[in-house]
RNA sequence: GCCGAGGUGGCGGAAUGGCAUACGCAGCGGGCUUAAAACCCGUCGCCUUCACGGGCUUGAGGGUUCGAAUCCCUCCCUCGGUACCA
Numbered sequence: 001g002c003c004g005a006g007g008u009g010g011c012g013g014a015a016u017g018g019c020a021u022a023c024g025c026a027g028c029g030g031g032c033u034u035a036a037a038a039c040c041c042g043u044c045g046c047c048u049u050c051a052c053g054g055g056c057u058u059g060a061g062g063g064u065u066c067g068a069a070u071c072c073c074u075c076c077c078u079c080g081g082u083a084c085c086a
Stems, first nucleotide, its partner, number of pairs: 001082007010025003018066001027043005045056004059075005
């Protein structure tokens, strides 16, 4: 260089054109306990708001579409395979 797979919350990871962050872990608050562990309940992407709400977000930028994490283009990064030169 070429080919293939991938990049989504703090972490693993789902959704493959139609409510993004399901589910689990971790965290936080509470219950139980003499106390702790385990277990149970609630909460938990980011910004903003006293709150209700509002805005934004799938590596970056652009495009297609009524609608994009998903399809197309360019670029960045990671992993695997392979070729050439030295």
Source information: The RNA shown here (transfer RNA) has 86 nucleotides and comes from a Dehalococcoidia bacterium. Rfam family: tRNA. By type it is a transfer RNA. About the family: Transfer RNA (tRNA) molecules are approximately 80 nucleotides in length. NCBI's taxonomy places the organism under Bacteria, Bacillati, Chloroflexota, Dehalococcoidia.